[in-house]
RNA sequence: AGAGUUUGAUCCUGGCUCAGGAUGAACGCUAGCUACAGGCUUAACACAUGCAAGUCGAGGGGCAGCAUGAGCUUAGCUUGCUAAGUUUGAUGGCGACCGGCGCACGGGUGAGUAACGCGUAUCCAACCUUCCCAUUACUCGGGGAUAACCCGGCGAAAGCCGGCCUAAUACCCGAUGUUGUUCGAUGAUGGCAUCAGAGUUGAACCAAAGACUUGUCGGUAAUGGAUGGGGAUGCGUCCGAUUAGGUAGUAGGCGGGGUAACGGCCCACCUAGCCGUCGAUCGGUAGGGGUUCUGAGAGGAAGGUCCCCCACACUGGAACUGAGACACGGUCCAGACUCCUACGGGAGGCAGCAGUGGGGAAUAUUGCACAAUGGGGGGAACCCUGAUGCAGCGACGCCGCGUGAGGGAAGAAGGUAUUCGUAUUGUAAACCUCUGUCUUCGGGGACGAUAAUGACGGUACCCGAGGAGGAAGCACCGGCUAACUACGUGCCAGCAGCCGCGGUAAAACGUAGGGUGCUAGCGUUGUCCAGAAUUACUGGGUGUAAAGGGAGCGCAGGUGGUUCAUUAAGUUGGAAGUUAAAUCUACGGGCUCAACUCGUAUUCGCUUUCAAAACUGGUGAACUUGAGUGAAGUAGAGGUAGGCGGAAUUUCCGGUGUAGCGGUGGAAUGCGUAGAUAUCGGAAGGAACACCAGUGGCGAAGGCGGCCUACUGGGCUUUUACUGACGCUGAGGCUCGAAAGCAUGGGUAGCAAACAGGAUUAGAUACCCUGGUAGUCCAUGCUGUAAACGAUGAUUACUAGGUGUGGGCGUGAAAACGUCCGUGCCGCAGUUAACACAAUAAGUAAUCCACCUGGGGAGUACGGCCGCAAGGCUGAAACUCAAAGGAAUUGACGGGGGCCCGCACAAGCAGUGGAGUAUGUGGUUUAAUUCGAAGCAACGCGAAGAACCUUACCAGGUCUUGACAUCGUAUGCAUAGUCUAGAGAUAGAUGAAGUCUCUUCGGAGACAUACAGACAGGUGGUGCAUGGUUGUCGUCAGCUCGUGUCGUGAGAUGUUGGGUUAAGUCCCGCAACGAGCGCAACCCUUAUCUUUAGUAGCCAGCGGUAUGGCCGGGCACUCUAGAGAGACUGCCAGGGAUAACCUGGAGGAAGGUGGGGAUGACGUCAAAUCAUCAUGCCCCUUAUGAUCAGGGCUACACACGUGCUACAAUGGCGUAAACAAAGAGAAGCGAUCCUGCGAGGGGGAGCAAAUCUCAAAAAUAACGUCUCAGUUCGGAUUGUAGUCUGCAACUCGACUACAUGAAGCUGGAAUCGCUAGUAAUCGCAGGUCAGCAUACUGCGGUGAAUACGUUCCCGGGUCUUGCACACACCGCCCGUCA
Repeated sequence: AGAGUUUGAUCCUGGCUCAGGAUGAACGCUAGCUACAGGCUUAACACAUGCAAGUCGAGGGGCAGCAUGAGCUUAGCUUGCUAAGUUUGAUGGCGACCGGCGCACGGGUGAGUAACGCGUAUCCAACCUUCCCAUUACUCGGGGAUAACCCGGCGAAAGCCGGCCUAAUACCCGAUGUUGUUCGAUGAUGGCAUCAGAGUUGAACCAAAGACUUGUCGGUAAUGGAUGGGGAUGCGUCCGAUUAGGUAGUAGGCGGGGUAACGGCCCACCUAGCCGUCGAUCGGUAGGGGUUCUGAGAGGAAGGUCCCCCACACUGGAACUGAGACACGGUCCAGACUCCUACGGGAGGCAGCAGUGGGGAAUAUUGCACAAUGGGGGGAACCCUGAUGCAGCGACGCCGCGUGAGGGAAGAAGGUAUUCGUAUUGUAAACCUCUGUCUUCGGGGACGAUAAUGACGGUACCCGAGGAGGAAGCACCGGCUAACUACGUGCCAGCAGCCGCGGUAAAACGUAGGGUGCUAGCGUUGUCCAGAAUUACUGGGUGUAAAGGGAGCGCAGGUGGUUCAUUAAGUUGGAAGUUAAAUCUACGGGCUCAACUCGUAUUCGCUUUCAAAACUGGUGAACUUGAGUGAAGUAGAGGUAGGCGGAAUUUCCGGUGUAGCGGUGGAAUGCGUAGAUAUCGGAAGGAACACCAGUGGCGAAGGCGGCCUACUGGGCUUUUACUGACGCUGAGGCUCGAAAGCAUGGGUAGCAAACAGGAUUAGAUACCCUGGUAGUCCAUGCUGUAAACGAUGAUUACUAGGUGUGGGCGUGAAAACGUCCGUGCCGCAGUUAACACAAUAAGUAAUCCACCUGGGGAGUACGGCCGCAAGGCUGAAACUCAAAGGAAUUGACGGGGGCCCGCACAAGCAGUGGAGUAUGUGGUUUAAUUCGAAGCAACGCGAAGAACCUUACCAGGUCUUGACAUCGUAUGCAUAGUCUAGAGAUAGAUGAAGUCUCUUCGGAGACAUACAGACAGGUGGUGCAUGGUUGUCGUCAGCUCGUGUCGUGAGAUGUUGGGUUAAGUCCCGCAACGAGCGCAACCCUUAUCUUUAGUAGCCAGCGGUAUGGCCGGGCACUCUAGAGAGACUGCCAGGGAUAACCUGGAGGAAGGUGGGGAUGACGUCAAAUCAUCAUGCCCCUUAUGAUCAGGGCUACACACGUGCUACAAUGGCGUAAACAAAGAGAAGCGAUCCUGCGAGGGGGAGCAAAUCUCAAAAAUAACGUCUCAGUUCGGAUUGUAGUCUGCAACUCGACUACAUGAAGCUGGAAUCGCUAGUAAUCGCAGGUCAGCAUACUGCGGUGAAUACGUUCCCGGGUCUUGCACACACCGCCCGUCA
């Protein structure tokens, strides 16, 4: 000293929370010892029992009890003792009694009290004071009672009554009277208004007590002191105004009474005052202070222990005694409660010390001693003292000490973790060597006490001995906040101070290991201060975060211009008094240290006094600039009243005129043939004043708009005439105050809440339409509120400019310039969280007022005031949340805007959706129909091909170190084949050939079998634990970085702007300059040419020929495959900004990225995949592994996707003809030939391929036929007979022939693809594959139509705007119901 928490992120405002300290504490776990301190905060609740105030015989009468002496009697007997009884106050003493002093201290508690109660300062000339000290004087004479005791009586008791006797330092009378008191006279002197008063003098009144040990203690009257008290006053002393008025002894006076004393303290009379917004009164709460805690301080909170003061003593009241009380352990009365009782009556007061019950989260022993300190009595000895000194109990607090120290690595064992290597616990332990603080035992043994006397106490302390022995816990470990892993759990159990953790990999729950912190304690809870500048005096704010009163006038209050003089209240300085002690702080000292304690020093405030005179205040004198007045001008929707005017709407009357009008997005209600709307003329009535008109004017605000008149308020300018600070602000108060509303009376054209009807709608108590009443208007009252806003209080001064505009004035011919007042915009400094404000401040200063202190509850409730009412003003709390909020940023979004693109729409072509069928999916079914994929971006997808296998599924049969891998031991056998059983796996029997490689000859390895365990194995789970791979937006043009600059910051700039492009492509501009990933290009292919090379390719020319490039020959051409060329807006013209680029043209095979492909930025979708593979964790281990045969994945009321074939004449069929490209081939392609209607079969030339084969291309063209039909279309389905593949075609293959010949005649809503060699159409090949292709991947043939254009649908890009969204519109959020 700060930190966490509002957001995707940021800055701010703002609350909540945490880290610190403290405690009379309590609770949980734990606990070795000393010293010191503290211990009913609650029931001022009730109390059993014991103790807490007595003492004096040197005041007195006495003698109950005790002791001693003496006398007498009796007994035992050693004639002198012992014992018993009795008498005697004679002695020591002494219960009770009279008397004296004390009991008013000490001790307890905090109920009451908001008060002169307390604190502080001053005063009493208005007072008292036992005991004590000093001084002066005195202490003479007498008298009568009474208690005790005794006698008697009453009563249960407590106690009471009567009679007789007696004493005193008890009581009374007389004398004396230094003094004193009262009164009278005089009066130095002093003071503070009333006054006080030394001294002198006169009169009246008042005293005393004795005791004994004979020198002491007393007694009386005074004076002074000391001590202790009493009273008065200034200042200070909690909260509430939802408490604003209170008060009749009340305020004062005169005179009395009373008191120690002043005083309405009390009384009679008189006056009518007194207190209060500077908070009276009332209500609530509370003992006050020194001090304590906290804080940097200022402050805030508290008042336990200790000290001072006050108050109280069961509750309330009262006095008595006394120096002192209205009395804690006294009295009386009343009340409540408890106890005793013979029922008549009595007794009691722990808020003394212990202790008990109760209350409570909670607070101790019915201890020891008067040894010390102090108190009471006494001459003293001494007695009393729950004050006090000590001990006991409880970690309640603070301080100190200990629980061992050194060495010790095989880094032991065990635990935990682990990547299995190790790491950690950890020098920790064990073990070795020591020490003895605390502790245990033994011995000595204090100070506190001066000669004696010690509760504490055989304590502190000292000495000796023994032995590491007896002594460590608690909380925490996600961030704040120091400290991390494993297991368990699975939004459960639980945690949590705030934020928040927990839904199967939890550092946040529980446990363990480890660690961190503190330590005989540690945590939790409560409370206080701090942090909180979060009540802001120090030290905050109010345009938008909470917050400027709607506006003005103005009393009180606050504040105030210039000069001089004076004063000294504030202010400043010096001195003095006080500020108790303790405490705090500083420095020393004493307990071994420390806590603790002792000593010294310092201190705010208040009071007194001296001084200063700048500033503020007071007083006096002056001034003119603030303010006001006068004079001269001037602008204006300023106000009030009266009058006048025209346009328009509506209604009425009349004319013309005829079928509609009106209204809307479209309609309808409505009006109209009884004549509307339209139009012309006339009349009535009300309301409002077009144009001018303007971020123009006026007004304090609300507000004010036709014209004229009257009355009237204010402003501005100019002006040296006047006053002389008269000013500013302004709590209460008063006045004004839009609209709506209320009251009474008028008025009512238009408009129009309510209401009615028509529409809209799922509904429509709305928006739209047709009507329509209050109201709107006037007068007079009321209401008193608005987003009454500039969301910005008033006044004053100062602080760059620029540019408009309204009204004056000055200079000037004008233009213009200057100046004052208003009203706007831009902008510098400055301010601000930012936005913004910026001479009209939200800047810099000053004065005054108002208001704010988290959100909700709530401007609500209650109370009060106002109002006719509606309602207004004032204005809470409980409870609840951790936020609510402001400004700005980046995204996303908008049925916001601008620009642009895409087969996105449009323009076209062909389809899908209807039929049959193939295939995939859903659903259903099933023993199983294995699993995955799910909008686009799952559904002819994984699967480039399920009869067995595949296969993961199902029922059944088998195996358990295993079908597969590595390691160990043993053996060298096994095995192929054959036979039997079985569905087979497998089991049994038999059993040929016969081991292999290397070698240093020892052996090693391979292979096989057997055994044992480590382990294998899993298409089991989790794609939301992962890698890798992939889809998608999207081949869309975007996504970023460095440096610089701007911004407090998130961020911005760059990347925006003007053009242009397919493109963030390029150009220009620009606080940006560059760069990267993307775009483009580089790559492949295709289109043209050249060149090189010609075999399996080709054949122009030459020759041969079987007429087949077949052969010779050639490589010119085609072609093949290498290398090159070519295209770059290069050229021209126009446009454009002399740019980029665009348009057109030339040349060219090709022209503006030529066509196609590969290539996929940052990222999004927790997108897909654990079943390609890999992999963490979890799960199974005679099974979720392995194996066998069979079945299933092929099911079938149904629904959907993707295809194929069609519905026919642009066609079907038949006949005979033509032209490709790209591929494949050895367990292969398979020619010619023979055979079968055919699928095919037989056979086997050639070919590992530019050579041979598959191989026939088909659409097309030609000819013929069919003639619009369910057909010579269409081919499903079915029957029969076959072929091929394969161990095997039943479930469940393909194909052939013959026969059968279904639906279907162009397809609803809806919807897909395509912009050129494309769509459409036609066939061919390949992969997979034993077989199986309408699918997939390729290949070529034929070969179109259309695009005006970007309004709309969908998707995307970019700029901008709004936003309460950020999981981002599939968002957020409101109300009702459950």